The RNA shown here (transfer RNA) has 74 nucleotides and comes from a Thermoanaerobaculia bacterium.
The organism belongs to Thermoanaerobaculia, within Bacteria.
Rfam family: tRNA. Rfam classes the family as a transfer RNA.
The same sequence occurs in records of 2 taxa.
The coordinates come from a structure-prediction model, not an experiment, and the mean pLDDT is 84.

RNA sequence: UGGUCGGGUAGCUCAACGGUAGAGCACCGAGCUGAUAACUCGGAGGUUGUGGGUUCGAAUCCCACCCCAACCAA
Numbered sequence: 001u002g003g004u005c006g007g008g009u010a011g012c013u014c015a016a017c018g019g020u021a022g023a024g025c026a027c028c029g030a031g032c033u034g035a036u037a038a039c040u041c042g043g044a045g046g047u048u049g050u051g052g053g054u055u056c057g058a059a060u061c062c063c064a065c066c067c068c069a070a071c072c073a074a
Stems, first nucleotide, its partner, number of pairs: 001073004006068003011025004019056001027043005049065005
């Protein structure tokens, strides 16, 4: 450098396989406590890598490109 396969979704780790984008941890607030931790309740946080296409409807299907990892070739 070329090719093949897998992956890119919340701060992090990951779900959601055509029909309202969620969970755990972390973060913020309240409760509890003499105080902290733990625990309980609540809250905030997303243009789903980018740009197109198909569809009534796309994180999901199709195309191109970008990035990461593995393997193969040179």